[in-house]
Context: one part of a larger RNA
RNA sequence: GAUUUCCCGCGGUGAGCGUACGCGGCUGGCGACAUCGGUCACCCACCUGACCCGUCUUGAAACACGGACCAAGGAGUCUAACAUGUGCGCGAGUCAGUGGGACUCGAACAAGCCCACGGGCAGAACGAAAGCGAUCGGUCGGGAUCCGCACUGCUCGCAGUGUGGCGCACCGACGGCCCGACGCCUGUAUAGGCGAUCGGAGCGUGAGCGUACACGUUGGGACCCGAAAGACGGUGAACUAUUCCCGGGUAGGAUGAAGCCGGGGGAAACUCCGGUGGAGGUCCGCAGCGGUUCUGACGUGCAAUUCGAUCGUCGAACCCGGGUAUAGGGGCGAAAGACUAAUCGAACCGUCUAGUAGCUGGUUCCCUCCGAAGUUUCCCGCAGGAUAGCUGGCGCUCGAGCAGUCGCGUCCGGUAAAGCGAAUGAUUAGAGGCCUCGGGGUCGAAACGUCCUCGACCUAUUCUCAAACUUUAAAUGGGCGAGACGCCGGGCUUUCGGACUCGAAGCCCGGUCACGGAUGAGAGUGCCCAGUGGGCCACUUUUGGUAAGCAGAACUGGCGCAGCGGGAUGAACCGGACGUCUGGCUAAGGCACCCGAUGCGACGCUCAUGAGAUUGAAAGGUGUUUAUCGCUUAAAACAUCGGGUAGGUGGCCAUGGAAGUCGGAAUCCUCUAAGGAGUGUGUAACAACUCACCCGCCGAAGCGAUAGGCCCUGAAAAUGGAAGGUGCUUAAGCGUCGGAGCCCACGCCAGACCGCUGCGGCAGACAGAGUUUAUGUCGCGGCGAGUAGGAGGGUCGCGGCGGAGGGCGUCGAAGGGGAGUGGCGCGAGCACCCCCGGAGCCUCCGCCGGCGCAGAUCUUGGU
Repeated sequence: GAUUUCCCGCGGUGAGCGUACGCGGCUGGCGACAUCGGUCACCCACCUGACCCGUCUUGAAACACGGACCAAGGAGUCUAACAUGUGCGCGAGUCAGUGGGACUCGAACAAGCCCACGGGCAGAACGAAAGCGAUCGGUCGGGAUCCGCACUGCUCGCAGUGUGGCGCACCGACGGCCCGACGCCUGUAUAGGCGAUCGGAGCGUGAGCGUACACGUUGGGACCCGAAAGACGGUGAACUAUUCCCGGGUAGGAUGAAGCCGGGGGAAACUCCGGUGGAGGUCCGCAGCGGUUCUGACGUGCAAUUCGAUCGUCGAACCCGGGUAUAGGGGCGAAAGACUAAUCGAACCGUCUAGUAGCUGGUUCCCUCCGAAGUUUCCCGCAGGAUAGCUGGCGCUCGAGCAGUCGCGUCCGGUAAAGCGAAUGAUUAGAGGCCUCGGGGUCGAAACGUCCUCGACCUAUUCUCAAACUUUAAAUGGGCGAGACGCCGGGCUUUCGGACUCGAAGCCCGGUCACGGAUGAGAGUGCCCAGUGGGCCACUUUUGGUAAGCAGAACUGGCGCAGCGGGAUGAACCGGACGUCUGGCUAAGGCACCCGAUGCGACGCUCAUGAGAUUGAAAGGUGUUUAUCGCUUAAAACAUCGGGUAGGUGGCCAUGGAAGUCGGAAUCCUCUAAGGAGUGUGUAACAACUCACCCGCCGAAGCGAUAGGCCCUGAAAAUGGAAGGUGCUUAAGCGUCGGAGCCCACGCCAGACCGCUGCGGCAGACAGAGUUUAUGUCGCGGCGAGUAGGAGGGUCGCGGCGGAGGGCGUCGAAGGGGAGUGGCGCGAGCACCCCCGGAGCCUCCGCCGGCGCAGAUCUUGGU
């Protein structure tokens, strides 16, 4: 130089060569051990976020309902008809059906082929019907494509722009024709003609028929499960209700009816006493029958009504057995809607029957794109439908025009405000007042005489008001306009205006130019159709109501259907809306600690024995602070202390008394520096004290009223508790600022990738081979939330069928199990590995469907 490695030069140091051994360095392979790292999976701990799914609902984590767990089963199907769209076949026809024939063939059938006939729909309408029955290649305007011309560009035969022509489909406007109605006319009259007349689902060189699929609608069990009911036919009186017949059963005691006997009384009627007697829906009470209370025991019992004690009744309307009779809108009932077989305000069984349910519940794979409504009208309508609206899908025709916007021009309006010395209506106060009216009074005998006075009234003012008052009159709002259908020039017509060639309207010819506010964005139009038709909240406006998280409206926005950051918490508030990620910056809100970010800077206020930081009123406060007004004060205020505080007079009245001070009226004078006919205490009344007032001392500010800020009172509730917590006091509170900083959202900016979508291009390139899907490929741009719901895609999955795969499988198929895998796919899922298993299975192209489960107090089985 050029890189420890290569080369050259110079300098320094060491070394004689070989072999053997030892040691060291470099490199390759193999192996062992140790250590470190990447990635994936799982377990544990900690941090951050995070409430349970499904469902009805405005709203569910809900103290709303369903849900222990697992497996298997389990719900929009099929059919007929119609409508729309698309594919296919034929086409003024087309497709069933029927009959015949030929071919294939051993024979027969299905399908296919040929011929004929023919039913449906279409091909002509109109009219109630008899009946009659569609000239013109119509005209004008707009029109893709095509043809021509000019200009520009270049890759030289294309592209772009402009312009002219023929003009498809279709659209708009207007003639014409057909049928019917009406009116009129005509020698023809069942005809012809005419019409600013009316009706037609008509014509105007036809488009249908058949079939398949999709979606929708309707009838069918009609997406699945579910009534309370209704009808028809039967079975029951072994329970129990009641009748009748036959039969059985019911200690002991008490009470003592009638009748009878004896005795007594009485003239008699009759009566009294003692017995005897043994009546009664009589009493106590056993069995029996019943079932009151303990609200006892039991209460997965002994028992789907039992046990114990207690209790009711117990010779009768008693209890029991057997027989018999009465049957479901029927019986039976000493009547309770009781009983009629554990069933009764209408039994049980079967059938109609898969009864119906505008009601409840449930309704099964994935991804992508779009995406609502709770409003209108009608309904025996208010838990529901239809109708319009809002949504999606499929297009079609075009490249002109369009708009929830702003500006300009020009119209519309009577709400806010304002007004009431303007109208209408309401309304306060004084002032002035000739006349007029009403009331009271003075002077009068009286007066429509005078004067005073109160009102009405009048005049000029003044105060206060109006959804159904208004002169005035906004803001926001609404309509229209801004060019070819225009503008300019010329001409013609007219029943018009005007009055002599002018206007207005209409028509014709020629010229003109592509420009006519800004901004944004493709536009117009058709067919089919889901869901919805309970809404709720907020600013503002507004009705009812004392009010309401109340009820009802308007406009806009939101929640519903919306995640994210903030508001401690939270459907709706503030910010802002979302593919998967990375970095940066912000919004709202924040920056003592919890908790990312300043205990940042400046000024003021506030101390709370229930501070404040989003509930709290009137009324209060000599808490503190700010302000305004007034008063006093060096001629000495205010405050403190001290001195004085008098006389007429115990004023007058009243009183039992009242001397400054119970009460009433009045409230003067003198002397003074000043002193009230008295501010309180006090006495029975006096007295006494004090105050006002004056003076001394002192030496500078003082006093009052009012209005604000913060603070305090006002301020009471039930588990212990809430500025979110801790806590905070020159705040971490309240108020005003910073030309101070910082924090972070899925927002904004930048980048990468995924998906959807629009536009444009189509050559290739790549190490090789293969492939050629335009539904491909390359490039550029935009977009990405979503319930009900719609559409598209799925090389997702299940079962079966047809075809294909020289497919897989006892060398192990299906199926089952596995914290299995440095697997694939956004996903539904797929592939691989291990174990069990022991004979079938898979892929591709098509077809068919009893095809996908977490829920249904689902069904069955298991735990």

Predicted 3D model of an 863-nucleotide part of an RNA (large-subunit ribosomal RNA, domain II) from Pholcus phalangioides. Rfam family: Eukaryotic large subunit ribosomal RNA. A reference for the family is Yusupov et al. (2001), "Crystal structure of the ribosome at 5.5 A resolution", Science. Its Rfam clan is "LSU clan". Rfam links the family to the GO terms ribosome and structural constituent of ribosome. Its mean pLDDT, the model's own confidence on a scale to 100, is 80. Lineage of the source: Eukaryota > Eumetazoa > Araneae > Pholcoidea > Pholcus.